[in-house]
The prediction has a mean pLDDT of 82.
Transfer RNA from a Gaiellaceae bacterium, 71 nucleotides, folded computationally.
């Protein structure tokens, strides 16, 4: 440098172009003599900038970073 793949709550992981969900964590509460466990509730996210579309995490373009292959 070229080609391919990837980037989603703090972490891991889902999502036919049509409400962005789950688990763990964290916070609050219930329970308990206290704690753990358990139960209930809450918290928080689409790598960036454009484009297409009534509607984009998803499709297109460019860029950034990571992984692999080739040179």
């Nucleotide at each position: 440098u070229g080609c391919g793949g990837g980037a989603u709550c703090g972490u891991c992981u889902a999502a036919u172009g049509g409400u962005a969900g789950g688990a763990c964590g964290c916070c609050g509460g219930a329970c308990u003599c206290u704690g753990a466990a358990u139960c209930c509730g809450g918290u928080a996210g689409u790598c960036a900038a454009g484009g297409u579309u009534c509607g984009a995490g998803u499709c297109c373009u460019u860029g950034u970073c990571c992984c692999g292959c080739a040179g």
Description
Taxonomically the source falls in Gaiellaceae (Bacteria, Bacillati, Thermoleophilia, Gaiellales).